Background:
The prediction has a mean pLDDT of 82. The RNA shown here (transfer RNA) has 71 nucleotides and comes from a Pseudomonadota bacterium.

């Protein structure tokens, strides 16, 4: 320098165009003499810009970051 892959919640991952879900963690409550186990609840995210579309996490273009391959 060229090519490919990845980017969603604090972490690990879903969601193949129709208003983003789970597990773990953290928080609140119940529970207990206390702690823990256990139960209930609430909060929390689409890397950035532009485009396509009635509608974009998803499709297209350009970036940024990480990983891999070739030289």
């Nucleotide at each position: 320098g060229c090519c490919c892959c990845u980017a969603u919640a604090g972490c690990u991952c879903a969601a193949a165009g129709g208003a983003a879900g789970a597990g773990c963690a953290a928080c609140u409550c119940c529970g207990u003499c206390c702690u823990a186990a256990g139960g209930a609840g609430a909060a929390g995210a689409u890397c950035c810009c532009u485009g396509u579309u009635c509608g974009a996490g998803u499709c297209a273009g350009g970036g940024u970051a990480g990983g891999g391959g070739c030289a």
The sequence is in RNAcentral, with records from ENA. Its Rfam family is "tRNA".